[in-house]
Molecule: RNase P RNA; transfer RNA
Organism: Pseudomonadales bacterium
RNA sequence: GGAGUCGGCCAAGGCAGCCGCGGGCGUCUUCCCUCGGGAAGCCGCGCGAGGAAAGUCCGGGCUCCACAGGACAGGGCGCCAGGUAACCCCUGGGGGGCGCGAGCCCACGGAAAGUGCAGCAGAGAGUAGACCGCCGGCGCGUGCCCUUACGGGCACGAAUCGGUAAGGGUGAAAGGGUGCGGUAAGAGCGCACCGCACGCGUGGUAACACGGCGUGGCUAGGUAAACCCCGCCCGGAGCAAGGCCAAAUAGGAAUCCCAUGGUGUGGUCCGCACCGGAUUCGGGUAGGCCGCUGGAGGCCUGUGGUGACGCAGGUCCUAGAUGAAUGACUGCCCGUGUGAUCCCGAUGGAUCACGUGUGAUCCAGAUGGAUCGCCUAGACAGAACCCGGCUUAUCGGCCGACUCCACUU
RNA sequence: GGGUGUUUAGCUCAGUUGGGAGAGCGACGGCCUUACAAGCCGUAGGUCGCAGGUUCGACCCCUGCAACACCCACCA
Numbered sequence: 001g002g003a004g005u006c007g008g009c010c011a012a013g014g015c016a017g018c019c020g021c022g023g024g025c026g027u028c029u030u031c032c033c034u035c036g037g038g039a040a041g042c043c044g045c046g047c048g049a050g051g052a053a054a055g056u057c058c059g060g061g062c063u064c065c066a067c068a069g070g071a072c073a074g075g076g077c078g079c080c081a082g083g084u085a086a087c088c089c090c091u092g093g094g095g096g097g098c099g100c101g102a103g104c105c106c107a108c109g110g111a112a113a114g115u116g117c118a119g120c121a122g123a124g125a126g127u128a129g130a131c132c133g134c135c136g137g138c139g140c141g142u143g144c145c146c147u148u149a150c151g152g153g154c155a156c157g158a159a160u161c162g163g164u165a166a167g168g169g170u171g172a173a174a175g176g177g178u179g180c181g182g183u184a185a186g187a188g189c190g191c192a193c194c195g196c197a198c199g200c201g202u203g204g205u206a207a208c209a210c211g212g213c214g215u216g217g218c219u220a221g222g223u224a225a226a227c228c229c230c231g232c233c234c235g236g237a238g239c240a241a242g243g244c245c246a247a248a249u250a251g252g253a254a255u256c257c258c259a260u261g262g263u264g265u266g267g268u269c270c271g272c273a274c275c276g277g278a279u280u281c282g283g284g285u286a287g288g289c290c291g292c293u294g295g296a297g298g299c300c301u302g303u304g305g306u307g308a309c310g311c312a313g314g315u316c317c318u319a320g321a322u323g324a325a326u327g328a329c330u331g332c333c334c335g336u337g338u339g340a341u342c343c344c345g346a347u348g349g350a351u352c353a354c355g356u357g358u359g360a361u362c363c364a365g366a367u368g369g370a371u372c373g374c375c376u377a378g379a380c381a382g383a384a385c386c387c388g389g390c391u392u393a394u395c396g397g398c399c400g401a402c403u404c405c406a407c408u409u
Numbered sequence: 410g411g412g413u414g415u416u417u418a419g420c421u422c423a424g425u426u427g428g429g430a431g432a433g434c435g436a437c438g439g440c441c442u443u444a445c446a447a448g449c450c451g452u453a454g455g456u457c458g459c460a461g462g463u464u465c466g467a468c469c470c471c472u473g474c475a476a477c478a479c480c481c482a483c484c485a
Base pairs, nucleotide, nucleotide: 001405002404003403004402005401006400007399008398009397010396013333014332015331016330017329019327021048022047024045025044026043028041029040030039031038032037050380054391055390057389058388059387060386061385062238063237064236065235069270070269071268072267074234075233076232077231078230079093080092081091082090083089094108095106096105097104098103109229110228114227115226116223117222131168132167133164134163135162136161137160140157141156142155143154144153145152146151176194177193178192179191180190181189195218196216197215198214199213200212201210202209203208242290243289244288245287252281253280254279255278256277257276261275262274263273264272283484284483285482297316298315299314300313301312302311303310304309334378337374338373339372340371341370342369343368347364348363349362350361351360352359353358354357410481411480412479413478414477415476416475419434420433421432422431428465436452437451438450439449440448458474459473460472461471462470
């Protein structure tokens, strides 16, 4: 210098002025009042979107249904250990895969519990299989040789009956691999090594590991994001939950169920509580208050832990709107793009010199910096009960740690 | 704000133990008719919303996005 990996932070660029919007607090004025207070207006002070506020994919708080209890069904998760309020999250470790590496990725329980599936091709697709090939048997045919002849031997061919899983071929997948022996040809048929399975031992909390020992010729194929089995977890609904006040109406109609019943938002049954209820149509109101934001909260220090995180102390805090506020203008600066001039100058070329690989001069010049001119705009995106995560979108900028390559010293 | 569902040809929709992408209407061409309609015959037309994964193999199973549609207030 180039290429890259991981982590953290910022982000409607910053500052100032001015006008405006939504809450909060306070002074004053006016009005109402059940004398507690409430409403409106002016002024002042201070505050006012995010890392994802998003998707609503997980988990919790909160509220109602019984403080949600039992069984079945259904759903989710799935290496091990830990963290946490909880998790499909996070941390550390194990195993597998990718990369030279820093590092990254993994729905990673069970296929020797059972059932199912595997189209086409292929001989055979799951207690294997004989299409070609190889080998053997029985006869037959042809050719050659031996013999005077009968007959015999060898080679080849087609058919048939068997053997064979080494080789070819099909397929995503063909039932351990290599070598030697063995055989008619072959084959874990036997042996050696490698692999696999099981048992024991050692290390580790465990997953698991072992170039530790022994046993077994090897059986156990794929698919569980197919049914299923094993282990763990899960009641339902959601702030339009739910509670209070006020206003208004036709306190209605149809259908259905109704006491071994019905309803209580349960998938079903039991249990518990209540005694009428469900659906549709029609009617009325479209007002206010609470819930509503200070919380599993942020930061700093110390401490325990490899870490996620825990504990202790200190300190900080202020969006709460409801057709829904956070904006507009002006000035200066930063920054993006582009052009001109100037500076530094890796490197390359030419000429000259000599001590032959160095020096001097000239030219070109990546990248970087400064000044000036012009143009443009600085992403994704907007809280709606609140948190912890995940996922997705995102122009860019800054900082830290690390890896590889090339060159120089 | 919360909940639920859908996406397959130009339109409306089928598509199940995962193995062929289809139907009706429409379009185009031909026959019939003096001509048109109807009718008959034939043809074309597909990123199965997008991306990734599981599997030998995906419209179908799983995950993440995108677009569209529907429902949910209170009183008696």